[in-house]
RNA sequence: CUGUAGCUUUGUGGUUAGAGUACUCGCAUCACAAGUGAGAGACCUGGGUUCGAUUCCCAGCAG
Numbered sequence: 001c002u003g004u005a006g007c008u009u010u011g012u013g014g015u016u017a018g019a020g021u022a023c024u025c026g027c028a029u030c031a032c033a034a035g036u037g038a039g040a041g042a043c044c045u046g047g048g049u050u051c052g053a054u055u056c057c058c059a060g061c062a063g
Base pairs, nucleotide, nucleotide: 001063002062003061006021007020008019009018014051023039024038025037026036027035044060045059046058047057048056
């Protein structure tokens, strides 16, 4: 200094945390791939501040 889906990452004190890729199911194809429609999946742990913390502060853990 960094820590957010399996991986790469956006983002924000409140409203559904979004995208790419991967994964699952379908469409299409003689079949596969590409394409296309839908779906599941995440804020490192603990404490503090605050009406409210993934976001701010502290400690710890990991790199």

This is a predicted structure of a 63-nucleotide RNA (transfer RNA) from Callorhinchus milii. The organism belongs to Callorhinchus, within Eukaryota. The sequence is in RNAcentral, with records from Rfam. Its Rfam family is "tRNA". Rfam's curators write: Transfer RNA (tRNA) molecules are approximately 80 nucleotides in length. It is annotated as a transfer RNA. Its mean pLDDT, the model's own confidence on a scale to 100, is 82.